[in-house]
RNA sequence: GGGCUCGUAGCUCAGCGGGAGAGCACUACGCUGAAGACGUAGAUGUCCUGGGUUCAAAUCCCGGCGAGCCCA
Numbered sequence: 001g002g003g004c005u006c007g008u009a010g011c012u013c014a015g016c017g018g019g020a021g022a023g024c025a026c027u028a029c030g031c032u033g034a035a036g037a038c039g040u041a042g043a044u045g046u047c048c049u050g051g052g053u054u055c056a057a058a059u060c061c062c063g064g065c066g067a068g069c070c071c072a
Stems, first nucleotide, its partner, number of pairs: 001071007010024004018055001026042005048064005
């Protein structure tokens, strides 16, 4: 330098045009002598970034940035 894959909650990831979600973690309460486990409730996101397409974009297209792998 070229090719491919990926970038979504604190972490691991799902979601591939119309509700932003799950598990774990976190907070509060219940339970306990206390803690853990368990139960109930709750908080948490500029969906990497700029632009385009569309009535509507996390999702499709283009550029940029970053990560991994392969080739040179």